[in-house]
Formats: sequence, structure tokens, C1' cells
RNA sequence: CUUAUCAAGAGUGGCGGAGGGAACGGCCCAAUGAAGCCACGGCAACCUGCUUUGUAAGGUGCCAAUUCCGACGGAGACCGACAGAUGAG
Repeated sequence: CUUAUCAAGAGUGGCGGAGGGAACGGCCCAAUGAAGCCACGGCAACCUGCUUUGUAAGGUGCCAAUUCCGACGGAGACCGACAGAUGAG
């Protein structure tokens, strides 16, 4: 850069010790313990494998809140754009 998906799903323990949710605004999470690291567990099914519509062995990914919401253009609650994330190339 191209392309697909992003309304569902899935957490405990140890170390650690104040931040985190991309960025801006909001709102939220956090000493009943944030980030990060490790162990084990789980979700999912993009790629590989095996099978012909599933399986979950391997490679990624993920496990608060719709990508947490808004932000730009339309529009009655929605659609699209931008940005971002992940896979494959």
C1' cells in the first nucleotide's frame, strides 16, 4: 500500500505499584490494585492442517463498556467518510 472484518464472544493467580481506555473532547475504569511482565485458562475461526462442513492440532489475534461515545457529510436513533485495530497478501 491492497483487501476482509470490527453489535456477538471470552479471566483467574503471581510479580508489580499509578496509571489506563490510540490521538482531541467527553464519559468511564483503577489502592476492593492501573500499565507492564509471567503462568495457567478461555473466546474466536483470519491463515495453515485435517475434513466438506465442520474440527480446533499449528501460526496470529482477542478476553470492561458497539472500535466506550462524540468528533466530518447527510439524515429521527441510521447510513457513509476519516482515523484506528486485527488477519491475509